[in-house]
């Protein structure tokens, strides 16, 4: 240095739900909670899924349809970074 594990060790993060708050929403952020995770650390580039304040067509009390524009990294591939066991 490299390869490698939920079996060891030191830890790590933290789902559902709940309280506050930001967002038109999907979400997201804090706290508490712990489902589970070997990268469930980071990135939105590829595909997937979810959202529609504004805008564009049509419609005319609701409402479809386009674009575009945003989420999700704990949906999956890919990029990039890390601890450390035995051999």
């Nucleotide at each position: 240095a490299a390869u490698a594990g939920a079996a060891a060790a030191a830890g790590c993060c933290a789902a559902a739900c709940c309280u506050a708050u930001u967002g038109a929403g999907a979400a997201g952020u804090a706290g508490g909670g712990g489902c589970g995770g070997a990268a469930a650390g980071c990135c939105a580039c590829g595909g997937g899924u979810c959202u529609u304040c504004a805008c564009u067509u049509u419609g005319c009390a609701u409402g479809a349809a386009g674009a575009a524009a945003g989420a999700u990294a704990g949906c999956c591939g890919g990029g990039u970074u890390g601890c450390u066991a035995c051999a």